Predicted 3D model of a 546-nucleotide part of an RNA (small-subunit ribosomal RNA, 5' domain) from a metagenome. Its mean pLDDT, the model's own confidence on a scale to 100, is 83. RNAcentral holds the full RNA, with entries from SILVA.
Context: one part of a larger RNA
RNA backbone atom coordinates (compact mmCIF):
# COMPACT_ATOMS: atom_id res chain seq x y z
C1' N A 1 0.00 0.00 0.00
C1' N A 2 -3.96 -3.54 -0.82
C1' N A 3 -7.60 -6.68 1.55
C1' N A 4 -11.69 -8.52 5.39
C1' N A 5 -18.38 -12.36 6.59
C1' N A 6 -14.91 -8.11 10.84
C1' N A 7 -15.23 -5.74 15.93
C1' N A 8 -14.51 -1.16 18.94
C1' N A 9 -14.54 4.62 19.51
C1' N A 10 -16.50 9.32 17.66
C1' N A 11 -19.85 10.83 13.88
C1' N A 12 -23.84 9.98 10.39
C1' N A 13 -28.29 12.92 4.45
C1' N A 14 -30.22 9.77 0.40
C1' N A 15 -30.24 5.84 -3.22
C1' N A 16 -28.68 1.18 -5.98
C1' N A 17 -26.43 -3.65 -5.62
C1' N A 18 -24.52 -7.15 -2.44
C1' N A 19 -23.48 -9.25 2.49
C1' N A 20 -24.92 -10.53 7.67
C1' N A 21 -23.43 -16.62 14.44
C1' N A 22 -16.24 -16.84 11.87
C1' N A 23 -17.83 -18.60 19.02
C1' N A 24 -21.43 -23.73 21.67
C1' N A 25 -22.24 -30.05 15.43
C1' N A 26 -24.74 -25.91 22.80
C1' N A 27 -30.03 -26.47 24.46
C1' N A 28 -34.55 -25.14 22.25
C1' N A 29 -41.02 -22.42 23.75
C1' N A 30 -44.32 -21.29 19.40
C1' N A 31 -45.81 -21.20 14.18
C1' N A 32 -44.80 -22.78 9.41
C1' N A 33 -40.94 -25.72 6.01
C1' N A 34 -44.24 -32.36 1.68
C1' N A 35 -47.81 -33.22 -0.19
C1' N A 36 -51.21 -34.51 -4.00
C1' N A 37 -54.77 -37.57 -6.97
C1' N A 38 -62.61 -38.57 -6.52
C1' N A 39 -60.53 -39.56 -14.36
C1' N A 40 -57.77 -46.15 -9.11
C1' N A 41 -61.60 -47.71 -4.82
C1' N A 42 -65.48 -48.54 -1.14
C1' N A 43 -68.02 -45.36 1.68
C1' N A 44 -69.65 -40.55 3.48
C1' N A 45 -71.32 -36.37 7.71
C1' N A 46 -72.71 -31.74 10.29
C1' N A 47 -73.95 -26.69 11.20
C1' N A 48 -77.43 -24.04 8.55
C1' N A 49 -81.61 -23.03 5.17
C1' N A 50 -86.44 -24.29 2.78
C1' N A 51 -91.05 -26.99 2.61
C1' N A 52 -94.65 -30.22 4.86
C1' N A 53 -97.08 -32.82 9.11
C1' N A 54 -98.30 -33.12 14.35
C1' N A 55 -99.57 -30.66 18.51
C1' N A 56 -98.17 -29.22 24.69
C1' N A 57 -96.53 -22.66 19.82
C1' N A 58 -91.64 -23.97 20.40
C1' N A 59 -90.61 -28.59 20.31
C1' N A 60 -90.91 -33.41 17.60
C1' N A 61 -90.91 -35.95 12.94
C1' N A 62 -90.40 -36.32 7.50
C1' N A 63 -88.59 -34.60 2.71
C1' N A 64 -85.25 -31.50 -0.06
C1' N A 65 -80.93 -28.32 -0.32
C1' N A 66 -76.15 -28.08 2.07
C1' N A 67 -73.35 -32.52 -0.84
C1' N A 68 -71.44 -36.96 -3.24
C1' N A 69 -68.96 -31.34 -0.16
C1' N A 70 -65.84 -31.64 4.66
C1' N A 71 -63.11 -34.96 7.80
C1' N A 72 -61.31 -40.07 7.75
C1' N A 73 -59.75 -44.85 5.11
C1' N A 74 -57.63 -48.45 1.04
C1' N A 75 -54.57 -47.57 -3.32
C1' N A 76 -50.89 -44.71 -6.66
C1' N A 77 -46.90 -41.23 -7.25
C1' N A 78 -43.78 -38.02 -4.42
C1' N A 79 -41.53 -37.79 0.23
C1' N A 80 -33.71 -40.31 -1.68
C1' N A 81 -35.35 -33.65 -4.75
C1' N A 82 -35.22 -29.02 -2.84
C1' N A 83 -33.16 -26.52 1.98
C1' N A 84 -29.12 -26.67 6.34
C1' N A 85 -24.31 -27.51 8.50
C1' N A 86 -18.73 -28.69 8.34
C1' N A 87 -18.70 -32.35 13.40
C1' N A 88 -15.99 -36.37 11.27
C1' N A 89 -12.60 -37.42 7.19
C1' N A 90 -5.21 -36.80 5.29
C1' N A 91 -9.20 -40.69 2.33
C1' N A 92 -9.88 -42.92 -4.48
C1' N A 93 -12.70 -37.87 0.14
C1' N A 94 -11.61 -34.15 -3.52
C1' N A 95 -9.21 -32.47 -8.35
C1' N A 96 -7.74 -34.27 -13.05
C1' N A 97 -7.37 -38.11 -16.81
C1' N A 98 -8.94 -42.97 -17.99
C1' N A 99 -11.70 -47.88 -17.40
C1' N A 100 -16.47 -50.81 -16.49
C1' N A 101 -15.88 -57.01 -22.00
C1' N A 102 -17.60 -56.16 -13.89
C1' N A 103 -22.93 -52.73 -13.46
C1' N A 104 -27.99 -50.57 -12.30
C1' N A 105 -31.29 -46.54 -13.75
C1' N A 106 -38.53 -44.76 -11.41
C1' N A 107 -40.43 -40.69 -14.17
C1' N A 108 -38.86 -38.84 -19.63
C1' N A 109 -37.97 -39.62 -25.39
C1' N A 110 -38.15 -43.14 -29.88
C1' N A 111 -39.95 -47.85 -31.40
C1' N A 112 -42.34 -53.28 -31.34
C1' N A 113 -45.97 -56.54 -29.03
C1' N A 114 -49.89 -57.32 -25.48
C1' N A 115 -53.86 -55.67 -21.71
C1' N A 116 -57.46 -62.74 -21.89
C1' N A 117 -59.75 -65.46 -17.66
C1' N A 118 -60.67 -66.54 -12.41
C1' N A 119 -60.21 -66.25 -6.80
C1' N A 120 -59.81 -65.15 -1.57
C1' N A 121 -59.19 -61.25 1.74
C1' N A 122 -58.82 -56.48 4.32
C1' N A 123 -59.16 -51.14 5.99
C1' N A 124 -62.82 -47.64 6.24
C1' N A 125 -67.69 -48.79 8.61
C1' N A 126 -70.88 -51.29 12.53
C1' N A 127 -70.94 -53.66 17.44
C1' N A 128 -67.62 -54.09 21.40
C1' N A 129 -63.29 -54.89 25.22
C1' N A 130 -58.69 -52.76 27.72
C1' N A 131 -55.97 -48.14 28.85
C1' N A 132 -55.07 -41.67 32.29
C1' N A 133 -52.94 -41.12 27.63
C1' N A 134 -50.11 -42.84 23.59
C1' N A 135 -52.45 -46.64 21.71
C1' N A 136 -53.73 -52.06 21.54
C1' N A 137 -57.27 -55.81 20.51
C1' N A 138 -62.16 -58.99 19.41
C1' N A 139 -66.50 -60.11 16.20
C1' N A 140 -69.12 -58.97 11.62
C1' N A 141 -69.64 -56.55 6.43
C1' N A 142 -67.37 -54.56 1.74
C1' N A 143 -64.26 -52.42 -2.87
C1' N A 144 -60.20 -51.56 -6.13
C1' N A 145 -55.24 -49.81 -10.89
C1' N A 146 -54.41 -53.42 -3.35
C1' N A 147 -53.25 -59.06 -3.07
C1' N A 148 -53.05 -64.26 -5.22
C1' N A 149 -53.95 -68.09 -9.18
C1' N A 150 -54.61 -69.83 -14.57
C1' N A 151 -53.79 -68.80 -19.93
C1' N A 152 -50.83 -66.48 -23.64
C1' N A 153 -44.81 -65.23 -25.06
C1' N A 154 -40.18 -62.85 -27.72
C1' N A 155 -34.67 -59.76 -30.42
C1' N A 156 -36.08 -60.83 -22.32
C1' N A 157 -33.49 -64.60 -18.81
C1' N A 158 -31.18 -69.52 -18.28
C1' N A 159 -29.31 -74.31 -20.41
C1' N A 160 -27.61 -77.18 -24.59
C1' N A 161 -26.09 -77.21 -29.70
C1' N A 162 -23.96 -74.53 -33.75
C1' N A 163 -21.52 -70.57 -36.87
C1' N A 164 -18.22 -66.24 -36.75
C1' N A 165 -14.39 -63.18 -34.38
C1' N A 166 -10.44 -63.12 -30.89
C1' N A 167 -5.38 -60.10 -27.58
C1' N A 168 -7.22 -67.30 -25.99
C1' N A 169 -9.64 -64.32 -20.86
C1' N A 170 -13.85 -64.18 -23.76
C1' N A 171 -17.23 -61.61 -27.26
C1' N A 172 -21.09 -62.24 -30.64
C1' N A 173 -25.53 -64.03 -34.17
C1' N A 174 -32.60 -61.70 -38.16
C1' N A 175 -29.07 -69.40 -36.19
C1' N A 176 -31.54 -74.23 -33.94
C1' N A 177 -33.78 -76.77 -29.56
C1' N A 178 -35.58 -76.77 -24.55
C1' N A 179 -37.01 -74.49 -19.81
C1' N A 180 -39.03 -70.29 -17.24
C1' N A 181 -41.37 -65.43 -16.44
C1' N A 182 -46.50 -60.57 -17.41
C1' N A 183 -50.47 -57.26 -17.02
C1' N A 184 -55.47 -53.19 -14.87
C1' N A 185 -58.14 -50.72 -15.64
C1' N A 186 -60.26 -45.46 -15.69
C1' N A 187 -62.66 -41.29 -18.32
C1' N A 188 -64.90 -38.88 -22.52
C1' N A 189 -67.27 -39.23 -27.29
C1' N A 190 -69.94 -41.83 -31.21
C1' N A 191 -73.47 -45.34 -33.91
C1' N A 192 -69.67 -47.35 -39.11
C1' N A 193 -70.19 -52.93 -38.17
C1' N A 194 -73.14 -56.39 -34.51
C1' N A 195 -77.17 -56.93 -30.76
C1' N A 196 -81.48 -55.17 -28.62
C1' N A 197 -84.69 -51.84 -31.06
C1' N A 198 -83.62 -45.32 -31.79
C1' N A 199 -80.09 -44.57 -27.84
C1' N A 200 -77.75 -47.75 -25.27
C1' N A 201 -73.31 -51.47 -24.87
C1' N A 202 -70.80 -56.56 -24.81
C1' N A 203 -69.28 -52.51 -30.45
C1' N A 204 -66.06 -48.51 -32.41
C1' N A 205 -62.94 -44.52 -31.20
C1' N A 206 -59.87 -40.84 -28.44
C1' N A 207 -57.13 -39.73 -24.13
C1' N A 208 -54.87 -41.28 -19.53
C1' N A 209 -52.85 -45.67 -17.67
C1' N A 210 -50.90 -51.20 -17.09
C1' N A 211 -47.39 -55.34 -18.80
C1' N A 212 -43.17 -56.99 -21.58
C1' N A 213 -38.99 -56.14 -25.13
C1' N A 214 -35.21 -52.96 -28.04
C1' N A 215 -32.68 -48.26 -28.32
C1' N A 216 -31.67 -43.39 -26.14
C1' N A 217 -31.26 -39.66 -22.51
C1' N A 218 -30.39 -38.61 -17.51
C1' N A 219 -28.67 -40.03 -12.86
C1' N A 220 -25.81 -43.34 -9.99
C1' N A 221 -22.42 -47.51 -8.26
C1' N A 222 -17.44 -49.62 -8.73
C1' N A 223 -11.96 -49.73 -10.33
C1' N A 224 -7.19 -47.42 -11.76
C1' N A 225 -2.75 -43.52 -12.99
C1' N A 226 -1.19 -38.76 -11.15
C1' N A 227 -1.82 -34.68 -7.72
C1' N A 228 -3.72 -33.02 -2.89
C1' N A 229 -1.13 -30.63 5.17
C1' N A 230 2.57 -30.76 9.64
C1' N A 231 5.72 -33.92 13.16
C1' N A 232 11.20 -38.92 12.56
C1' N A 233 11.65 -35.58 19.73
C1' N A 234 6.40 -41.23 15.63
C1' N A 235 10.67 -46.69 12.67
C1' N A 236 8.93 -50.54 12.24
C1' N A 237 3.43 -52.06 10.92
C1' N A 238 -0.08 -56.16 9.53
C1' N A 239 -3.32 -62.32 10.83
C1' N A 240 -8.84 -61.58 6.84
C1' N A 241 -3.41 -59.59 7.26
C1' N A 242 -1.07 -60.80 1.34
C1' N A 243 -2.18 -64.38 -2.40
C1' N A 244 -4.63 -68.98 -4.26
C1' N A 245 -8.87 -72.78 -4.70
C1' N A 246 -14.06 -73.53 -3.82
C1' N A 247 -18.53 -71.55 -2.27
C1' N A 248 -21.75 -67.59 -0.60
C1' N A 249 -23.27 -62.59 -1.39
C1' N A 250 -24.10 -58.03 -4.55
C1' N A 251 -27.09 -54.49 -9.79
C1' N A 252 -21.80 -55.34 -10.28
C1' N A 253 -15.53 -56.76 -9.77
C1' N A 254 -13.27 -57.85 -5.31
C1' N A 255 -11.15 -61.12 1.57
C1' N A 256 -16.90 -58.07 0.50
C1' N A 257 -17.90 -62.77 3.62
C1' N A 258 -16.88 -68.14 4.83
C1' N A 259 -13.98 -72.91 4.62
C1' N A 260 -9.33 -74.90 3.24
C1' N A 261 -4.17 -74.11 1.44
C1' N A 262 0.36 -71.19 1.01
C1' N A 263 3.31 -67.30 4.08
C1' N A 264 2.92 -63.57 2.46
C1' N A 265 1.87 -57.85 2.12
C1' N A 266 3.51 -52.42 3.42
C1' N A 267 7.93 -49.39 4.78
C1' N A 268 13.47 -44.23 4.80
C1' N A 269 10.51 -42.43 -2.67
C1' N A 270 8.42 -42.14 5.09
C1' N A 271 4.79 -47.46 6.32
C1' N A 272 2.54 -47.28 11.29
C1' N A 273 1.35 -43.59 14.92
C1' N A 274 0.21 -38.50 16.54
C1' N A 275 -1.66 -33.39 15.53
C1' N A 276 -4.47 -30.36 12.27
C1' N A 277 -8.12 -29.99 8.24
C1' N A 278 -14.13 -30.98 4.50
C1' N A 279 -11.89 -30.80 -1.11
C1' N A 280 -12.36 -27.84 -5.62
C1' N A 281 -13.86 -23.83 -9.22
C1' N A 282 -12.36 -19.73 -6.92
C1' N A 283 -11.03 -15.38 -3.34
C1' N A 284 -7.09 -11.91 -1.32
C1' N A 285 -2.24 -10.23 -2.30
C1' N A 286 1.88 -9.82 -5.64
C1' N A 287 5.15 -7.07 -11.71
C1' N A 288 5.43 -12.20 -11.70
C1' N A 289 7.05 -16.60 -9.44
C1' N A 290 4.84 -17.37 -5.17
C1' N A 291 2.34 -16.79 -0.35
C1' N A 292 -2.34 -16.83 2.34
C1' N A 293 -7.32 -18.48 2.18
C1' N A 294 -11.80 -21.89 0.93
C1' N A 295 -17.82 -16.63 3.94
C1' N A 296 -21.45 -15.45 0.03
C1' N A 297 -22.24 -18.20 -5.60
C1' N A 298 -21.27 -23.13 -8.15
C1' N A 299 -19.51 -28.70 -8.32
C1' N A 300 -18.33 -33.01 -5.17
C1' N A 301 -18.20 -35.32 -0.23
C1' N A 302 -19.81 -36.14 4.80
C1' N A 303 -23.43 -35.49 8.70
C1' N A 304 -28.66 -34.95 10.74
C1' N A 305 -29.19 -35.34 19.54
C1' N A 306 -24.93 -39.78 20.33
C1' N A 307 -23.91 -45.07 18.82
C1' N A 308 -25.82 -49.29 16.05
C1' N A 309 -29.25 -51.79 12.56
C1' N A 310 -32.18 -53.05 8.86
C1' N A 311 -37.21 -52.35 6.30
C1' N A 312 -39.67 -50.09 2.05
C1' N A 313 -38.21 -48.67 -2.65
C1' N A 314 -35.70 -47.58 -9.32
C1' N A 315 -32.90 -45.01 -5.76
C1' N A 316 -31.80 -44.51 1.50
C1' N A 317 -29.20 -47.86 5.37
C1' N A 318 -33.37 -42.22 4.85
C1' N A 319 -32.75 -34.23 8.58
C1' N A 320 -38.99 -33.08 9.41
C1' N A 321 -39.47 -42.61 8.40
C1' N A 322 -38.97 -47.42 11.55
C1' N A 323 -36.36 -50.52 15.40
C1' N A 324 -32.61 -51.11 19.56
C1' N A 325 -29.29 -48.79 23.14
C1' N A 326 -27.51 -44.07 25.54
C1' N A 327 -27.59 -38.90 27.41
C1' N A 328 -31.01 -34.93 27.96
C1' N A 329 -36.05 -32.54 28.06
C1' N A 330 -41.36 -33.01 28.74
C1' N A 331 -46.37 -35.54 30.11
C1' N A 332 -48.36 -39.21 33.64
C1' N A 333 -53.93 -41.48 36.98
C1' N A 334 -46.67 -43.97 38.48
C1' N A 335 -48.82 -48.84 35.22
C1' N A 336 -46.53 -46.20 31.07
C1' N A 337 -45.71 -42.70 27.14
C1' N A 338 -43.73 -38.28 23.92
C1' N A 339 -39.49 -35.49 21.57
C1' N A 340 -34.97 -34.16 18.29
C1' N A 341 -34.49 -26.26 14.34
C1' N A 342 -26.68 -28.22 11.44
C1' N A 343 -35.01 -26.18 7.34
C1' N A 344 -37.41 -20.47 7.74
C1' N A 345 -38.32 -16.98 11.42
C1' N A 346 -37.60 -16.74 16.64
C1' N A 347 -35.63 -17.81 22.24
C1' N A 348 -31.84 -18.75 25.93
C1' N A 349 -26.60 -19.53 26.45
C1' N A 350 -21.61 -18.57 24.71
C1' N A 351 -19.19 -14.32 22.55
C1' N A 352 -15.74 -8.43 20.64
C1' N A 353 -19.70 -9.81 17.21
C1' N A 354 -23.91 -11.23 13.10
C1' N A 355 -31.06 -9.55 11.21
C1' N A 356 -38.02 -10.02 10.97
C1' N A 357 -41.61 -15.21 15.32
C1' N A 358 -42.92 -10.14 7.84
C1' N A 359 -45.74 -10.60 2.54
C1' N A 360 -46.75 -13.83 -1.67
C1' N A 361 -47.00 -18.31 -4.66
C1' N A 362 -47.64 -12.85 -9.31
C1' N A 363 -42.69 -14.72 -11.67
C1' N A 364 -38.72 -18.94 -11.99
C1' N A 365 -38.21 -23.97 -10.44
C1' N A 366 -40.02 -28.55 -7.95
C1' N A 367 -44.05 -32.57 -6.27
C1' N A 368 -49.01 -34.50 -7.34
C1' N A 369 -53.10 -34.31 -10.93
C1' N A 370 -56.08 -35.74 -17.65
C1' N A 371 -56.95 -30.79 -16.32
C1' N A 372 -58.77 -26.85 -13.46
C1' N A 373 -55.93 -26.55 -9.45
C1' N A 374 -53.47 -27.74 -4.70
C1' N A 375 -48.75 -27.76 -1.97
C1' N A 376 -43.86 -25.38 -1.90
C1' N A 377 -39.93 -20.53 4.79
C1' N A 378 -37.08 -23.53 -2.61
C1' N A 379 -37.82 -18.99 -4.61
C1' N A 380 -39.59 -13.90 -5.49
C1' N A 381 -40.05 -9.65 -2.43
C1' N A 382 -40.22 -6.42 1.70
C1' N A 383 -37.94 -5.32 6.97
C1' N A 384 -33.29 -4.44 10.21
C1' N A 385 -27.67 -3.22 10.16
C1' N A 386 -22.63 2.65 6.98
C1' N A 387 -21.11 -4.44 7.27
C1' N A 388 -18.97 -3.65 2.13
C1' N A 389 -18.73 -1.54 -2.88
C1' N A 390 -20.71 2.16 -6.16
C1' N A 391 -23.41 6.74 -7.13
C1' N A 392 -25.11 11.41 -5.22
C1' N A 393 -26.05 15.58 -2.01
C1' N A 394 -25.11 18.99 2.12
C1' N A 395 -25.76 24.71 -2.70
C1' N A 396 -24.11 28.39 -7.09
C1' N A 397 -22.59 33.50 -8.42
C1' N A 398 -21.31 38.11 -6.43
C1' N A 399 -19.67 40.39 -2.15
C1' N A 400 -13.66 44.67 1.46
C1' N A 401 -15.56 48.80 5.59
C1' N A 402 -11.03 43.46 4.67
C1' N A 403 -17.49 44.14 9.77
C1' N A 404 -18.15 42.05 14.70
C1' N A 405 -15.69 38.28 17.42
C1' N A 406 -11.67 34.65 18.41
C1' N A 407 -6.31 33.84 18.23
C1' N A 408 -1.39 35.87 17.70
C1' N A 409 1.49 40.35 18.11
C1' N A 410 7.69 43.49 17.82
C1' N A 411 1.25 47.08 19.64
C1' N A 412 2.67 49.15 13.78
C1' N A 413 -0.35 45.16 12.66
C1' N A 414 -1.25 39.93 11.06
C1' N A 415 -4.71 35.81 10.63
C1' N A 416 -9.49 32.93 10.53
C1' N A 417 -11.22 35.58 5.48
C1' N A 418 -14.87 36.15 0.14
C1' N A 419 -15.15 33.20 4.91
C1' N A 420 -19.79 35.66 7.05
C1' N A 421 -23.61 39.31 6.55
C1' N A 422 -25.89 41.53 2.25
C1' N A 423 -27.53 41.07 -3.01
C1' N A 424 -28.82 37.85 -7.39
C1' N A 425 -29.95 32.78 -8.61
C1' N A 426 -30.72 27.25 -8.88
C1' N A 427 -33.87 23.15 -7.03
C1' N A 428 -30.32 17.32 -7.35
C1' N A 429 -31.65 14.61 -2.72
C1' N A 430 -34.96 14.65 1.45
C1' N A 431 -40.25 16.62 2.56
C1' N A 432 -45.33 17.48 0.66
C1' N A 433 -49.55 16.85 -3.20
C1' N A 434 -52.01 12.67 -5.38
C1' N A 435 -52.16 14.51 -11.11
C1' N A 436 -50.33 10.70 -14.52
C1' N A 437 -48.05 5.85 -14.97
C1' N A 438 -44.72 1.27 -16.96
C1' N A 439 -42.21 -3.58 -17.35
C1' N A 440 -42.21 -8.02 -15.00
C1' N A 441 -48.29 -11.79 -17.98
C1' N A 442 -46.58 -16.03 -19.96
C1' N A 443 -50.58 -18.89 -18.84
C1' N A 444 -55.78 -20.31 -17.98
C1' N A 445 -61.09 -20.24 -19.40
C1' N A 446 -64.54 -19.45 -23.36
C1' N A 447 -65.99 -18.47 -28.61
C1' N A 448 -64.67 -18.74 -33.91
C1' N A 449 -61.67 -20.76 -37.89
C1' N A 450 -57.94 -24.20 -39.93
C1' N A 451 -55.24 -28.82 -39.60
C1' N A 452 -54.50 -33.79 -37.57
C1' N A 453 -56.93 -38.26 -35.58
C1' N A 454 -61.30 -41.21 -36.84
C1' N A 455 -66.50 -44.74 -39.71
C1' N A 456 -67.66 -39.69 -38.09
C1' N A 457 -69.17 -33.10 -39.13
C1' N A 458 -68.64 -36.14 -32.52
C1' N A 459 -64.58 -36.28 -28.84
C1' N A 460 -59.55 -34.90 -28.37
C1' N A 461 -54.94 -32.42 -29.73
C1' N A 462 -52.14 -28.38 -32.19
C1' N A 463 -52.03 -23.54 -34.42
C1' N A 464 -54.23 -18.59 -35.38
C1' N A 465 -57.67 -14.75 -33.98
C1' N A 466 -61.57 -12.29 -30.63
C1' N A 467 -63.27 -11.69 -25.53
C1' N A 468 -62.68 -12.42 -20.18
C1' N A 469 -59.32 -13.22 -16.12
C1' N A 470 -54.46 -13.57 -13.13
C1' N A 471 -49.04 -8.83 -9.50
C1' N A 472 -46.63 -10.42 -3.27
C1' N A 473 -43.41 -6.28 -4.22
C1' N A 474 -46.97 -1.64 -4.51
C1' N A 475 -49.97 2.98 -6.15
C1' N A 476 -43.38 0.72 -6.28
C1' N A 477 -39.76 2.49 -10.18
C1' N A 478 -40.45 6.59 -13.37
C1' N A 479 -42.83 11.34 -14.82
C1' N A 480 -45.36 15.87 -13.28
C1' N A 481 -46.59 19.75 -9.65
C1' N A 482 -45.76 22.83 -4.87
C1' N A 483 -42.81 25.72 -1.53
C1' N A 484 -38.13 26.73 0.37
C1' N A 485 -31.07 27.64 1.01
C1' N A 486 -34.39 26.02 3.75
C1' N A 487 -33.58 19.57 6.60
C1' N A 488 -28.10 17.23 5.64
C1' N A 489 -20.12 17.15 8.21
C1' N A 490 -17.52 14.75 10.63
C1' N A 491 -13.08 12.12 12.12
C1' N A 492 -7.90 11.61 12.70
C1' N A 493 -3.43 14.01 12.69
C1' N A 494 0.36 18.50 12.85
C1' N A 495 8.95 16.26 16.70
C1' N A 496 11.35 12.82 12.58
C1' N A 497 9.75 8.73 9.46
C1' N A 498 4.99 11.91 7.34
C1' N A 499 1.50 16.55 4.53
C1' N A 500 0.59 20.16 8.57
C1' N A 501 2.80 25.65 14.21
C1' N A 502 1.97 29.05 17.50
C1' N A 503 0.07 30.51 22.51
C1' N A 504 -1.50 29.04 27.40
C1' N A 505 -1.41 25.25 31.34
C1' N A 506 1.75 21.41 33.54
C1' N A 507 6.85 20.83 35.56
C1' N A 508 10.58 13.25 35.02
C1' N A 509 4.18 15.09 37.77
C1' N A 510 0.01 14.30 34.92
C1' N A 511 0.55 12.01 30.64
C1' N A 512 2.09 10.43 25.22
C1' N A 513 4.18 6.49 22.22
C1' N A 514 4.04 2.23 15.70
C1' N A 515 9.83 2.90 16.01
C1' N A 516 13.36 6.60 17.43
C1' N A 517 11.84 8.75 21.77
C1' N A 518 9.09 13.33 24.52
C1' N A 519 8.02 15.49 29.99
C1' N A 520 13.02 17.57 35.72
C1' N A 521 9.86 26.14 34.54
C1' N A 522 10.34 29.34 28.01
C1' N A 523 7.56 21.41 25.76
C1' N A 524 6.22 22.72 17.68
C1' N A 525 6.04 15.33 21.09
C1' N A 526 1.66 15.81 27.57
C1' N A 527 -3.68 18.72 28.28
C1' N A 528 -6.51 22.93 26.12
C1' N A 529 -7.13 26.90 22.49
C1' N A 530 -6.38 29.33 17.73
C1' N A 531 -4.48 28.03 13.12
C1' N A 532 -3.14 24.22 9.65
C1' N A 533 -2.82 19.16 6.98
C1' N A 534 -5.25 14.64 5.23
C1' N A 535 -9.55 11.83 4.20
C1' N A 536 -14.82 12.45 3.96
C1' N A 537 -20.72 9.98 5.25
C1' N A 538 -17.33 8.53 7.01
C1' N A 539 -12.73 8.83 9.91
C1' N A 540 -9.54 6.50 13.27
C1' N A 541 -8.06 2.13 16.42
C1' N A 542 -7.56 -3.16 17.09
C1' N A 543 -7.17 -8.10 14.88
C1' N A 544 -5.69 -11.01 10.58
C1' N A 545 -3.43 -12.01 5.36
C1' N A 546 -0.13 -10.75 1.26
RNA sequence: GAAUGAACGCUGGCGGCGUGCUUAACACAUGCAAGUCGUACGAGAAAUCUUCUGCUUGCAGAAGAGAGUAAAGUGGCGAACGGGUGAGUAACGCGUGGGUAAUCUACCCUUGAACCUGGGAUAACAUUGCGAAAGCGAUGCUAAUACCGGAUAGUAUCUCGUGACCACGGUUGUCGAGACUAAAGGUGGCCUCUACAUGUAAGCUACCGUUUGAGGAUGAGCCCGCGUGCCAUUAGCUUGUUGGUAGGGUAACGGCCUACCAAGGCUACGAUGGCUAGCUGGUCUGAGAGGAUGAUCAGCCACGCUGGAACUGAGACACGGUCCAGACUCCUACGGGAGGCAGCAGUGAGGAAUCUUGCGCAAUGGGGGAAACCCUGACGCAGCAACGCCGUGUGAGUGAUGAAGGCCCUCGGGUCGUAAAGCUCUGUCAAGUGGGAAGAACCUGUCUGAUACCAAUACUAUCAGGCACUGACGGUACCACUAAAGGAAGCACCGGCUAACUCCGUGCCAGCAGCCGCGGUAAGACGGAGGGUGCAAGCGUUAUUC